[in-house]
RNA sequence: AGAGUUUGAUCCUGGCUCAGAAUGAACGCUGGCGGCGUGCUUAACACAUGCAAGUCGAGCGAGAAAGUCGACUUCGGUCGAUGAGUAAAGCGGCGAACGGGUGAGUAACACGUGGGCAACCUGCCCUGGAGUGGGGGAUAACCUGGGGAAACUCGGGCUAAUACCGCAUACGUUCUCAGCAUUGCGAUGCUGAGAGGAAAGCUGGCCAAUUCUUGAAAGCUGGCGCUCCUGGAGGGGCCUGUGUCGGAUUAGCUAGUUGGUGAGGUAAUGGCUCACCAAGGCGACGAUCCGUAGCUGGUUUGAGAGGAUGAUCAGCCACACUGGGACUGAGACACGGCCCAGACUCCUACGGGAGGCAGCAGUGGGGAAUAUUGCACAAUGGACGAAAGUCUGAUGCAGCAAUGCCGCGUGUGUGAAGAAGGCCUUAGGGUUGUAAAGCACUUUCAGUAGGGAGGAAAAGUAAGUAGUUAAUAACUGCUUACCCUGACGUUACCUACAGAAGAAGCACCGGCUAACUCCGUGCCAGCAGCCGCGGUAAUACGGAGGGUGCAAGCGUUAAUCGGAAUUACUGGGCGUAAAGCGCGCGUAGGCGGUUAGAUAAGUCAGAUGUGAAAGCCCCGGGCUCAACCUGGGAACUGCAUUUGAAACUGUUUAACUAGAGUGUGGUAGAGGAGAGUGGAAUUUCAGGUGUAGCGGUGAAAUGCGUAGAUAUCUGAAGGAACACCAGUGGCGAAGGCGGCUCUCUGGACCAACACUGACGCUGAGGUGCGAAAGCGUGGGUAGCAAACGGGAUUAGAUACCCCGGUAGUCCACGCCGUAAACGAUGUCAACUAACUGUUGGGCGGGUUUCCGCUUAGUGGUGCAGCUAACGCAAUAAGUUGACCGCCUGGGGAGUACGGCCGCAAGGCUAAAACUCAAAUGAAUUGACGGGGGCCCGCACAAGCGGUGGAGCAUGUGGUUUAAUUCGAUGCAACGCGAAGAACCUUACCUACCCUUGACAUACAGAGAACUUUCUAGAGAUAGAUUGGUGCCUUCGGGAACUCUGAUACAGGUGCUGCAUGGCUGUCGUCAGCUCGUGUCGUGAGAUGUUGGGUUAAGUCCCGUAACGAGCGCAACCCUUAUCCUUAGUUGCCAGCACGUAAUGGUGGGAACUCUAAGGAGACUGCCGGUGAUAAACCGGAGGAAGGUGGGGACGACGUCAAGUCAUCAUGGCCCUUAUGGGUAGGGCUACACACGUGCUACAAUGGCCGGUACAGAGGGCUGCGAACUCGCGAGAGCAAGCAAAUCCCAGAAAGCCGGUCGUAGUCCGGAUCGGAGUCUGCAACUCGACUCCGUGAAGUCGGAAUCGCUAGUAAUCGCGAAUCAGCAUGUCGCGGUGAAUACGUUCCCGGGCCUUGUACACACCGCCCGUCACACCAUGGGAGUGGGCUGCAAAAGAAGUAGGUAGUUUAACCUUCGGGAGGACGCUUACCACUUUGUGGUUCAUGACUGGGGUGAAGUCGUAACAAGGUAACC
Repeated sequence: AGAGUUUGAUCCUGGCUCAGAAUGAACGCUGGCGGCGUGCUUAACACAUGCAAGUCGAGCGAGAAAGUCGACUUCGGUCGAUGAGUAAAGCGGCGAACGGGUGAGUAACACGUGGGCAACCUGCCCUGGAGUGGGGGAUAACCUGGGGAAACUCGGGCUAAUACCGCAUACGUUCUCAGCAUUGCGAUGCUGAGAGGAAAGCUGGCCAAUUCUUGAAAGCUGGCGCUCCUGGAGGGGCCUGUGUCGGAUUAGCUAGUUGGUGAGGUAAUGGCUCACCAAGGCGACGAUCCGUAGCUGGUUUGAGAGGAUGAUCAGCCACACUGGGACUGAGACACGGCCCAGACUCCUACGGGAGGCAGCAGUGGGGAAUAUUGCACAAUGGACGAAAGUCUGAUGCAGCAAUGCCGCGUGUGUGAAGAAGGCCUUAGGGUUGUAAAGCACUUUCAGUAGGGAGGAAAAGUAAGUAGUUAAUAACUGCUUACCCUGACGUUACCUACAGAAGAAGCACCGGCUAACUCCGUGCCAGCAGCCGCGGUAAUACGGAGGGUGCAAGCGUUAAUCGGAAUUACUGGGCGUAAAGCGCGCGUAGGCGGUUAGAUAAGUCAGAUGUGAAAGCCCCGGGCUCAACCUGGGAACUGCAUUUGAAACUGUUUAACUAGAGUGUGGUAGAGGAGAGUGGAAUUUCAGGUGUAGCGGUGAAAUGCGUAGAUAUCUGAAGGAACACCAGUGGCGAAGGCGGCUCUCUGGACCAACACUGACGCUGAGGUGCGAAAGCGUGGGUAGCAAACGGGAUUAGAUACCCCGGUAGUCCACGCCGUAAACGAUGUCAACUAACUGUUGGGCGGGUUUCCGCUUAGUGGUGCAGCUAACGCAAUAAGUUGACCGCCUGGGGAGUACGGCCGCAAGGCUAAAACUCAAAUGAAUUGACGGGGGCCCGCACAAGCGGUGGAGCAUGUGGUUUAAUUCGAUGCAACGCGAAGAACCUUACCUACCCUUGACAUACAGAGAACUUUCUAGAGAUAGAUUGGUGCCUUCGGGAACUCUGAUACAGGUGCUGCAUGGCUGUCGUCAGCUCGUGUCGUGAGAUGUUGGGUUAAGUCCCGUAACGAGCGCAACCCUUAUCCUUAGUUGCCAGCACGUAAUGGUGGGAACUCUAAGGAGACUGCCGGUGAUAAACCGGAGGAAGGUGGGGACGACGUCAAGUCAUCAUGGCCCUUAUGGGUAGGGCUACACACGUGCUACAAUGGCCGGUACAGAGGGCUGCGAACUCGCGAGAGCAAGCAAAUCCCAGAAAGCCGGUCGUAGUCCGGAUCGGAGUCUGCAACUCGACUCCGUGAAGUCGGAAUCGCUAGUAAUCGCGAAUCAGCAUGUCGCGGUGAAUACGUUCCCGGGCCUUGUACACACCGCCCGUCACACCAUGGGAGUGGGCUGCAAAAGAAGUAGGUAGUUUAACCUUCGGGAGGACGCUUACCACUUUGUGGUUCAUGACUGGGGUGAAGUCGUAACAAGGUAACC
């Protein structure tokens, strides 16, 4: 410090997610030791049991028992001593208000921080001063009597005090009054007078003096107490500035309320309380209400600012079963006190009582979850005490828990045969891995044994010394010596012993993110933080091997901060991504021109106080280190006080004129309101002319019209809107404004001067204006026109189109208050290159035009700059300032609820649950468009011939079957694989057989191999049988072959073409597809390759930020067309010669044809024109051939998961007495039907008969087979020649000549069937071809639709070959005859280039919307129902306090002895808790039914949007 994820890719916006740190954690797996911390976050739920606050005999009275000893004894016991002035209880004092727990309540002076109290209190402690005199009456304990189950309680009697009560005295104390002084006016100090107010003793020592006998008393003396006063320390109370969560869908709240006067009350101020008076107080700087919450130091995170948090430790607050109350006290409205009410639990004799773990342990419950009913007061601290000491679940320790942090260990060195085993493997090896074993060492920790600090200093005793004192007592302080105190504790630590011995796991390994292979599984099981894995080769699931990370832990989950600049103060945005209010005016607020003075609120600087300690940080120190502990420092960014500074801001004073405004004179204008008025047009009405249609559409129809329309002419009526002018022209804040005239009226601009003197800008709330539609009332209504009616279109058509047509549109008044109210751009101000147009005004020059300057608008282009890009660019989206509004992922939703507004429609304000990992912007490359432009192709058109109809052949589908083997399926499957299924082929079916196998390699044994015959069987096969002993040899044996046996293995046309290679089809012989360098762009990419021409062509030329290059095109190759050279056999024969019936038959020739080798030739080379002087095109000449001459081979980058596992090869999977192998028979040839491809026809351009002419290219020895003979023929017989330019197949046919037929189902056509044959073959039944005789079907040119072809082509005619025993209408070739047409590119199809739109990118066979149906989820409404909280009005009134009262009662004091003062009880009044009633508010839960919303691989209906989305879309 970043990363992943939207896209085909890119940049941006934007969310989601991850890596880090941290936790009082929990869960899973695992677990050796120690140190230091930490440990109910939930039920402030309920609690059994024990303990947690007592102490003092030196305040007081009283005072046991057991036990032991002794005495006595009637042996029952009694008495005395001791126990012991002990235990226990009581009176009294102090403490119990601390310490400990918890966080329910509390949004508050509760807390933090800074101040104030001249408005206060303070036990114990400290300082100082003074005093401590003298009396009195009770009461508990105890004794006794009574009540009660108990708790407890009542009566009577005795008694003490540091308990209680008077009296005296007292000051510098309190109160009142007076005077003086000071003063900050609150008060304070001094003086005087009056009134009021105290006390308690206990204990130690000493007898010199007094009394009595030692010894005491008095006395003296010390200590502790007590009383009053003063000051302090520490503690508390009150007041106050300021800070302290969320909600405005909580906007108004308040009657003791705000203030005053007086009184009461309190320690004290104060409406704290009361009476009276006034009517205030709080609130947009957020009152009130609702929700949530203890606050802080700190903790955690973060670079910081900030965020989250408030366990442990520390400070404060609040609470103690729930609610209320007071008492005591220095202090409480009191956790382990009291009273009352309530709920709960327990006891009960039913009458009544008892209790409060949010103390420490512990129990139940709740929960994901949190410990021992431990030890000790040894230390620290606390209470009491003179002290010893007692008490102390505070505390110190131990126990439990890996809950956290820190430290240590689980060994170290060596060790290659790189062991075994595991895993992988290309089978070689690799890896685990120096790892192990082995060898040599060490012994931390744990274990055993032994030793052994520190935490301990006090106190006490003794001595010495100092203080005090009359004093060498006593007491206190100090010094010395002695004695003694440890829960932890088997402490820490040290030593010895033994032995590598007792000690490693967890998560992860697709990317982010370090780490890879095998097996299993097969969209299953599962994983997953995000993206996403899994549908048979998963580095993503599960296991294993290996690896990576951390380590006594490791992962997961939860919640926090970070990353997130994703709420932006630091530090974001708003044209199109979310985001500028529709537009003005204006309140509060914010901000504000120039100069000078004053001031010092802000600001800056210094000082002082404070900012507790701990923590963080720095420097040291102590535990062996560290964690931890500890000393010091710094810091605590804050607050307050004070002293200065005066630039800036503020305030104030005095001025100024540049902002703003006023005045004067002009200008332009659809600016607004009202009144009037004009013409054109539409429509209607009336009349005339006139006749059959009009109108409307893509085409029609509805409609109008013979009752006279449309058309045309004249006239009238009425309403609405204002052609031309007219313009990115004008005006207005926006909405908006358009004939002309008048009246009223707002604003703007220009020019020059004068005046005011900051009067300004913005603007939350507020207020006004605000298109269209809509609403209300009343008018008006020509045209247009929602709804509605009809006609069309359509599968439907509640639409688009047509004919009608009502609200409405218009006017007046009143509502509504919204629009894609848009420049998607808030208002104001300043600054920042140029160029050009236009509107209004002014100035200058020149004067028919025009030019220049300036100002206010309004447009275009464009630099810098900005922007994600597009783009903006003085009219900013640039650079700045001021103020306002708004945004924070998509959906849910601008919706629900609530509130406000509205007559309604609805508007404004405005969520959440839930759900997704995206949604969006701009630009790029493609693809697509019922977008555009250019161009090409038998693409259309122009032609010729077909297919589709018939019969047959063949292939396919379907059906059938035991099987009809398999594959190919739009073009690009279907006479395709198959260049040829009777058996074989053959893969299929049935039946019968074989199991190391029909075939390969290896081993062992035997045998030559092989062969004859017979039997059984459908055959495979089985049995019997005959002949046969081979070849090589180094004589050991070897090679081939056969049989048998056993095991490795063979075998598979079984599956996967979506695991593959190879091969092939297709777009397409279309002209394209790319690269290097450079340049442009943030980038994807672009440029080049686009443009102007041209071409068959990205062919070439020109231009050009491109310059070059590659694969394609073309050419090179083959063939064909002409010529030449060479060579002539089997080919040829002109001339010469011979011969024949005839023939190159023969001699000979090498001319010609031809053959087959090599050359030539054609290149837009030449001429003219066009073109840009180019490329090129057009025409011409020459030439056998002319513009790639014709044909072929040749197929760029790629597309279709195209085809093929059945040609072959091959990964994986599957079968292994079968999915392998063999045999026979059958099937692939089936047949209602449908389709494709063909053949033959339908006839006269023909059929038939006779005669007759001319090819090319092939094939031939298991072959082609002549001639001859036979047969009507297929063919047969015999057989020459030929491995072929020699022989054969082999007669070419159409054609030509002649004849016949005469338009007919025929002398057309030949299917089908009957009969007879031929050939091939082991065999023609299923199931071959051909021949002959006979038979003679459909068919008379073919619906919709559709195919081929542009020249030696179509059409037509025959010939050959491959396959092959035989089988050809198929396929592949060959030649013969030989046309028609192309104006042209509008349209159909396909393709190329450029451009445009896009919500597509699996790319239009795309994407995608809504209803309905089903399932699930959350949510709104809902007759209501049930809880919580709360307002108001009442009722009620326990305990308590205060007031009143004399009903009852009463020790101290007074008394005249009667009583009184004072008190207590009772009664009563006020306040008030629980509780009750009525009526509201609010919130939560629930509710038949109901509304929409969301989600859900393959439901229904349509097709709304994205392209001109087929009616442009949207608001």
RNAcentral holds the sequence, with entries from ENA. A computed fold for a 1515-nucleotide RNA from an uncultured prokaryote, annotated as small-subunit ribosomal RNA. Rfam family: Bacterial small subunit ribosomal RNA. Its family is annotated with structural constituent of ribosome and ribosome in the Gene Ontology. Model confidence (mean pLDDT): 84 of 100.